[in-house]
A computed fold for a 75-nucleotide RNA from an uncultured Caldisericota bacterium, annotated as transfer RNA. Rfam family: tRNA. Rfam links the family to the GO term triplet codon-amino acid adaptor activity.
């Protein structure tokens, strides 16, 4: 350089092209408790960036960026 795959919260994982993006861990507040790191009830936090198709895009297409795998060249 070329080809393929991946990109959703601090981490992990969902969401047939269809309403306000769901869950777990973690964080945080409260309750409970002799105590809390256990249990219970809340709260905050995400679609890598841009464009396109569509009535409607996390999903499909293109470009860019980042990561991974393979491959070629470097006399």
């Nucleotide at each position: 350089g070329c080809g393929c795959c991946u990109g959703u919260a601090g981490c992990c994982u969902a969401a047939c092209g269809g309403a306000u993006a769901a869950g777990g861990c973690g964080g945080u507040g409260g309750c409970c408790u002799c105590c809390g790191g256990a249990g219970c009830c809340g709260c905050a936090g995400a679609u890598a960036g841009g464009g396109g198709u569509u009535c409607g895009a996390u999903u499909c297409c293109c470009c860019u960026c980042a990561g991974g795998c393979g491959u070629a060249c470097c006399a």